[in-house]
RNA sequence: AGGGCACUAGCUCAAGUGGUAGAGCACCCGACUCCAAAUCGGGCGGUUGUGGGUUCGAGUCCUGCGUGCCCUGCCA
Repeated sequence: AGGGCACUAGCUCAAGUGGUAGAGCACCCGACUCCAAAUCGGGCGGUUGUGGGUUCGAGUCCUGCGUGCCCUGCCA
């Protein structure tokens, strides 16, 4: 330098053909317990990496850029 993949909640990950953004863990509250842990119930938590475009409607399609990983190549 060229190519490929990934980026979604604090963490790990989902989300058929474009049509209400979710789960587990963590955290908070409650139940249970002498207390705590475990377990059970409930709750909180989002600029879907970022800018633009298409569309009635975009996590999903198109595109510029960024970051990380992988492959190929060049110089020394």
A computed fold for a 76-nucleotide RNA from an uncultured Anaerolineae bacterium, annotated as transfer RNA.
Its Rfam family is "tRNA". Rfam's curators write: Transfer RNA (tRNA) molecules are approximately 80 nucleotides in length.